A computed fold for a 348-nucleotide part of an RNA from an uncultured Bacteroidota bacterium, annotated as small-subunit ribosomal RNA, central domain. RNAcentral holds the full RNA, with entries from ENA and SILVA.
Context: one part of a larger RNA
RNA sequence: CUGGGUGUAAAGGGUGUGCAGGCGGGACAGCAAGUCAGAGGUGAAAGCCCACGGCUCAACCGUGGAAGUGCCUUUGAAACUGCUGUUCUUGAGUCUCGGAGAAGUUGCUGGAAUUCGUGGUGUAGCGGUGAAAUGCGUAGAUAUCACGAGGAACACCAGAAGCGUAAGCGAGCAACUAGACGAGUACUGACGCUGAGGCACGAAAGCGUGGGGAGCAAACAGGAUUAGAUACCCUGGUAGUCCACGCCGUAAACGAUGAAUGCUCGCCGUUGCCCCGGUAAAGGGGCGGUGGCUAAACUAACGCGUUAAGCAUUCCACCUGGGGACUACGAUCGCAAGAUUGAAACUC
Numbered sequence: 001c002u003g004g005g006u007g008u009a010a011a012g013g014g015u016g017u018g019c020a021g022g023c024g025g026g027a028c029a030g031c032a033a034g035u036c037a038g039a040g041g042u043g044a045a046a047g048c049c050c051a052c053g054g055c056u057c058a059a060c061c062g063u064g065g066a067a068g069u070g071c072c073u074u075u076g077a078a079a080c081u082g083c084u085g086u087u088c089u090u091g092a093g094u095c096u097c098g099g100a101g102a103a104g105u106u107g108c109u110g111g112a113a114u115u116c117g118u119g120g121u122g123u124a125g126c127g128g129u130g131a132a133a134u135g136c137g138u139a140g141a142u143a144u145c146a147c148g149a150g151g152a153a154c155a156c157c158a159g160a161a162g163c164g165u166a167a168g169c170g171a172g173c174a175a176c177u178a179g180a181c182g183a184g185u186a187c188u189g190a191c192g193c194u195g196a197g198g199c200a201c202g203a204a205a206g207c208g209u210g211g212g213g214a215g216c217a218a219a220c221a222g223g224a225u226u227a228g229a230u231a232c233c234c235u236g237g238u239a240g241u242c243c244a245c246g247c248c249g250u251a252a253a254c255g256a257u258g259a260a261u262g263c264u265c266g267c268c269g270u271u272g273c274c275c276c277g278g279u280a281a282a283g284g285g286g287c288g289g290u291g292g293c294u295a296a297a298c299u300a301a302c303g304c305g306u307u308a309a310g311c312a313u314u315c316c317a318c319c320u321g322g323g324g325a326c327u328a329c330g331a332u333c334g335c336a337a338g339a340u341u342g343a344a345a346c347u348c
Stems, first nucleotide, its partner, number of pairs: 003320004007302002012316001014201004021194003025088007033081002035077008049065006091191001092188003095184004103177007110154001115149007125136002162169002206247006215241002220236004258315006266293011298303001321348003330341004
C1' cells in the first nucleotide's frame, strides 16, 4: 500500500456556520489536460527469467532472447472526467398570499404559595420521627384574621402535543427579531452537497466584579441511629441557586445512531397547512412534522424497518486487545479550577 468497522462489543466530533479541499443535475457545440490507440526514441552493464553453449557434472562462466509494467516525442480518437461557450428546469434560491408554534431578546403587569414584619383574636403547647431528641414557645409560639415587605417559581390548561441547529424553551401582554411549513408556480438558472483548520453558540457546577437573597441548600454545627456513622433520618445553616457584565467549554452534551441525496410492501394514531366533499360534518386526497405495529431486506443477537440499523452515492469524524491512562511530558487555552491534544516503560 491492499482492509474491516463505528445503536448496545473499541469507535459519530455537543451543535451550527463556513475558507481551503473533495464530490456534483439535463441538452448542444468546441478544445484535447486526464483517458484510449498506433509509431519512434529511451529505459547502461551486471543481476532476475527463458533457450543454447563452455569447464567430466554442478556452482561458476559465455552467447542470444525476453522483461524492464516507466518516461519523452509524434500521429490520431472524443464515449467518460476536465476546460470554454450557448442553453434548460426537475436540485438550490427569490417573490406573493396564508395559517401554526413554551423559537429568541427587552420591557411592563398578574394571582396562588412559602418566609418575614406590624396589629387583632386566643392559650399551652408547637414542630419533627420508625420512635425520639436537638429546635421554637408564657418576653405569648403553633392556630386564625387583616395589612404590609421581599425574592423566586409560574398549579390547572399539558398532550407518544408544539418550537429550536444543539444546549434548550411553559403565567399574561406589548415591542423588536429569526426560522420552518402550506398554497400559487411569477422570477434567477446548478447559484449545489460535505467540510480538515477557523469562527460562533454551548446544561449544570465552578470563577471574577457589582447587586440581590423568600424558599431550597454543598460546607459546617447540633440531635438521633449505630459496634462505629466523618452517612442515610431530624433541627438549623453559609457559599450557591436569582440579576447585570465578563470567564470557563465540559456532561449518560443520548436516538449511546454524523450530514446530504435518491430508491424500496403496508396498517393505526397525532400535529400544521392545502384541495375535493358537503351539515360549522363524516369521509377521500396532497405536502411537512411527530409516534406505535409490521412485509422484504439487514443484524451476533437484541432489534431496526420510507424518521432504516434496508439498497446505493458523496464528504467529514472516529476505532484497531485489557490495564497502565479521560495519566506523564511538551504545547495551546484559562484568573484559577482545570480543559484540549496525548504517549511509553511495565504487565495480563
Description: The coordinates come from a structure-prediction model, not an experiment, and the mean pLDDT is 89.